[in-house]
Context: one part of a larger RNA
């Protein structure tokens, strides 16, 4: 891991609602007698319980078997309409002095059974860590105690002694002798410091190798003793107490308890959710409401969508009129305050400023003189839904209360698949086709088979369908990317295209060549020079087709060389500003590499416009099944029924056992095993085989009644 078998909402009790039944202003028995077919049943058995009056705290008081009106379903109708059970709205009564109010009153309840649910109990099944109580443990280990036993070898040489030297003596000193020490080296023996070595389904639940500490002591070690569970023992680490110790181990209490976490077993119809609002010692939890389902009263009107109308607002967005920022002149002021200048001083001027005003340029979530779109309340009119019963109302019965993306709109934050939040819409709980793959984007809301038509997107090959038309762009393999991103901007481009506007242009423009570009003059001034061109002023005149008192380069300073500016030779558009579109730069990331790929160049790209196809479980059409509803039945109707978690409701199918009933079986039961048939399904049934003795239909009642998961249990493989 597999396979066979086991395996989880269950009984009592008392509440509560529903549906059956029995009786009925009643209804019923419990204990327990008697009988009896004896775990049964049938008689008794009125103690008790519920109901039959209710108000009021309490003394106490104590009600409509019906007086009016609507009016549903029904009946009746001469179709105008009556009558109306059950409802409803009034009167009108009882009681409380809490008296304009508040309960209650025109008779329905009670036993019983089946079913939901929700309480006490183990309470669906499985899991703690821990609390308590008895009792067993000191063979391991901690530490006492009694009694035993071990410690090779080597080194140092303390005290005391004995000689000798010295000394007046105490002493000093030399040499011997001695043999101390929690003394030194270093086996046995105890230990366990590094290798963070081996080894880590080991050789072992602590080992192995090599290094290392200790080795006459607070030494090591045998047997015997003793202490015991909030106790013991402890050179103290919460250390150790039998591989168990921040409270041993075992029974028990006990199925503790868990708002945590897993499992919870056949089928099919129908609807079908929430993750929000409030409380909560409350944040994994629960309580109410919203939301979903199912019943029932109830009886005409509901409304989400469009248009209109008539209100509501202060967003976007604009403005500066208010409140506040703010940019630059300007007038004005005796105006706090800084500099300055004049005066011996008072004080006076000039300046920066400050206040106002009025021009001019800006800005705001807590600013608005203004203000759309949109929202939004009312009310008509069209849709839609509803007498095949809607709205509403009242009872059963849940789930959920950790959401989460996208899109537009806001806080927070550098940002984030981030946060906190409002709105639509998805996903949760939604199949199916696009998007290469894909929870949420786009189409589009799946019974069931079949044809056919289009969404979105797409039609050069992978891969259904134009190498489709017609116009134009792009040379960048830009691009073949709707959006999410899987990437970009400012800024630059004489790269090409399109628009839209100035000057100049056949009286001849622009670029090119070709010739001129002169003269007062070398202006003045400054210099050592200063001549167009270091610099400073001024910047005129003639001569002419033109020609700066000089564009640039040169020279020491001139010379030269070249512009503007004029002619000629060519011969048509030059030039310049603004806006587009496409395209380049701008551009950097790690395996080799991605437009899904292959590939594409008057596209297979990219703008425009136009006709074909292809393409879903969408539309349509036909069959066919189920739901709902009509309908005595046959049979109809649903334009717009039938996707679904959690979850409500309804019908079924099998297993066992029992009672009636009917039946099979050695001319083979049941079990197995292989086909067949049929049923939306669960399942049901038929042959053949094998097996070798029981099993079974229909009905009724009762359940310890259906396995794939629980690290489930037990066996086998």
């Nucleotide at each position: 891991c597999c396979c066979u078998g086991g395996g989880a909402g269950u009984c009592u009790u008392g509440a509560u609602c529903a549906c059956u039944g029995g009786c009925g202003a009643g209804g019923u028995u419990a204990a327990g007698u008697g009988g009896u077919a004896g775990a049964u049943c049938c008689a008794c058995g009125u103690a008790g319980c519920c109901g039959g009056a209710g108000g009021g705290a309490a003394a106490c008081c104590g009600a409509c078997a019906u007086g009016u009106c609507c009016g549903c379903a029904g009946c009746c109708u001469u179709c105008g309409g009556g009558c109306g059970a059950g409802g409803g709205a009034c009167g009108a009564a009882g009681u409380g002095u809490g008296c304009u109010c508040g309960c209650u009153u025109g008779g329905a309840g009670u036993c019983a059974g089946u079913g939901g649910u929700g309480g006490a109990g183990g309470a669906c099944c499985u899991g703690a860590a821990g609390c308590c109580c008895g009792u067993c443990g000191a063979u391991c280990u901690a530490u006492u105690c009694c009694u035993g036993g071990c410690c090779a070898g080597a080194u140092u040489g303390a005290a005391g002694c004995c000689c000798g030297g010295u000394g007046a003596a105490a002493g000093c000193u030399g040499g011997g002798u001695g043999g101390a020490g929690g003394a030194u080296c270093g086996a046995a023996c105890c230990g366990u410091u590094g290798c963070u070595g081996a080894u880590g389904u080991g050789c072992a639940a602590a080992u192995c190798g090599c290094u290392c500490g200790g080795a006459g002591g607070a030494g090591c070690u045998g047997g015997g003793u003793a202490u015991a569970g909030g106790g013991g023992u402890g050179a103290a680490a919460g250390u150790c107490c039998a591989a168990u110790c921040g409270a041993g181990a075992u029974g028990g209490g006990c199925a503790a308890u868990a708002g945590c976490a897993g499992g919870u077993u056949c089928c099919g119809c129908g609807c079908g959710a929430g993750a929000c609002u409030a409380c909560u010692c409350g944040u994994a939890g629960g309580u109410a409401g919203a939301u979903c389902u199912c019943u029932g009263u109830g009886g005409a009107g509901a409304u989400g969508g469009a248009u209109u109308g008539u209100g509501u607002u202060g967003u976007a967005g604009a403005g500066c009129a208010c409140u506040g920022a703010u940019u630059g002149g300007g007038u004005a002021u005796u105006u706090a305050g800084g500099g300055g200048g004049a005066g011996c001083a008072a004080u006076c001027c000039c300046u920066c400023g400050g206040u106002a005003c009025g021009c001019u340029g800006u800005c705001a979530a807590a600013c608005u003189c203004c203000g759309a779109a949109g929202a939004u309340g009312c009310a008509a009119u069209c849709g839609u839904c509803g007498u095949a019963g809607a709205a509403a109302c009242a009872g059963g019965g849940a789930g959920u209360g950790a959401g989460c993306c996208a899109c537009g709109g806001u806080g927070g934050g550098u940002a984030a698949g981030c946060u906190a939040c409002c709105g639509u819409g998805a996903c949760g709980a939604a199949a199916g086709g696009u998007g290469a793959a894909g929870a949420a984007a786009c189409c589009a809301g799946c019974a069931u088979g079949a044809u056919g038509u289009u969404a979105a997107g797409g039609u050069c090959c992978c891969a259904a369908a134009g190498u489709g038309u017609c116009a134009a762009c792009u040379a960048a393999g830009u691009g073949u990317u709707a959006a999410u991103c899987a990437g970009a901007a400012a800024c630059c481009g004489u790269g090409u295209c399109c628009g839209u506007g100035g000057u100049c242009g056949a009286a001849g423009a622009c670029a090119a060549c070709c010739a001129g570009a002169a003269g007062g003059u070398g202006g003045g001034c400054u210099u050592a020079g200063a001549a167009g061109c270091a610099g400073c002023c001024a910047u005129c005149c003639u001569u002419g087709a033109a020609a700066g008192a000089g564009u640039u380069c040169g020279u020491a300073a001139c010379a030269g060389a070249u512009c503007a500016c004029u002619g000629g030779u060519c011969a048509a558009g030059c030039u310049u500003g603004c806006g587009g579109g496409c395209c380049g730069g701008g551009a950097a990331a790690a395996g080799g590499g991605a437009c899904g790929g292959g590939g594409c160049u008057a596209a297979a790209g990219u703008u425009g416009a136009c006709c074909a196809c292809c393409g879903a479980u969408a539309c349509a059409u036909c069959a066919u099944c189920c739901c709902u509803c009509c309908g005595a039945a046959a049979g109809g109707a649903g334009a717009u029924g039938g996707g679904g978690u959690a979850g409500c409701g309804c019908g079924g199918c099998g297993a066992c056992g029992u009672g009636c009933u009917c039946g099979g079986a050695u001319a083979g039961a049941a079990g197995c095993g292989a086909g067949g048939c049929u049923g939306u399904g669960a399942g049901g049934u038929c042959u053949c085989g094998u097996g070798g003795a029981c099993c079974g239909u229909g009905u009724a009642c009762g359940u310890a009644u259906g396995a794939g998961a629980a690290u489930c249990c037990a066996g086998g493989g």